Notes: Purine riboswitch aptamer from Paenalicyclobacillus mengziensis, 102 nucleotides, folded computationally. Of the family's consensus pairs, 100% are formed in the model. Rfam family: Purine riboswitch aptamer. Clan: Purine riboswitches. Lineage of the source: Bacteria > Bacillota > Caryophanales > Alicyclobacillaceae > Paenalicyclobacillus. RNAcentral holds the sequence, with entries from Rfam. Model confidence (mean pLDDT): 83 of 100.
[in-house]
RNA sequence: CAAACGUAGGAUAUAAGCCCUCGUAUAAUGUCGGGAAUACGGCCCGACAGUCUCUACCGAGUGACCGGGAAUCACUCGACUACGAGGAUGUUGUCCAUACGG
Numbered sequence: 001c002a003a004a005c006g007u008a009g010g011a012u013a014u015a016a017g018c019c020c021u022c023g024u025a026u027a028a029u030g031u032c033g034g035g036a037a038u039a040c041g042g043c044c045c046g047a048c049a050g051u052c053u054c055u056a057c058c059g060a061g062u063g064a065c066c067g068g069g070a071a072u073c074a075c076u077c078g079a080c081u082a083c084g085a086g087g088a089u090g091u092u093g094u095c096c097a098u099a100c101g102g
Base pairs, nucleotide, nucleotide: 005101006100007099008098009096010095011094012093016092017089019087020086021085022084023083024082025081026056029049030048031047032046033045034044035043041066042065050057058078059077060076061075062074063073064072
């Protein structure tokens, strides 16, 4: 001397931002490969698919099933993300770089 940033200011405004609700997507799901456990167990890693779609693809529980082997199944409850609409709030968003601080 100066930046992020803070306070104040200006512009943007039939806006933008946060929150809530409803809707669409996807069923928080399916398939495959590798590894792992074994009735006090039933899991882990990776890939592919699924969406006019980015991301995510888990958690808890209940029941069934598997007579010791390699395979699980059904159901209940709970999100995030993308987009649309409505509600509430009222400048909280973005830009300028004006003043002070820093």